RNAcentral holds the sequence, with entries from ENA. Predicted 3D model of a 73-nucleotide RNA (transfer RNA) from bacterium AH-315-I18. Its Rfam family is "tRNA". It is annotated as a transfer RNA.
[in-house]
């Protein structure tokens, strides 16, 4: 430098061929225990990596930059 793939709560990863953004763990709280630990329950919790487009409607389509992984040279 080109090319493919990835970016989404702190951490891991979902989202149906565009139509209310989730689950797990990790935290907070309360149950249970003497105390814990394991369990149960509930609560936090997100500019969906950035700008622009398209669309009544964008995590999802389009373009541009950004990061990273791979591959070709």
């Nucleotide at each position: 430098a080109c090319a493919u793939c990835a970016g989404u709560a702190g951490c891991u990863c979902a989202a149906u061929u565009g139509g209310u953004a989730g689950a797990g763990c990790a935290g907070u709280g309360g149950a249970u225990u003497c105390c814990a630990a394991a369990u149960c329950c509930a609560c936090c919790g997100g500019u969906u990596g950035g700008g622009g487009g398209u669309u009544c409607g964008a995590g999802u389509c389009c373009u541009c930059c950004c990061u990273g992984a791979u591959g070709u040279g």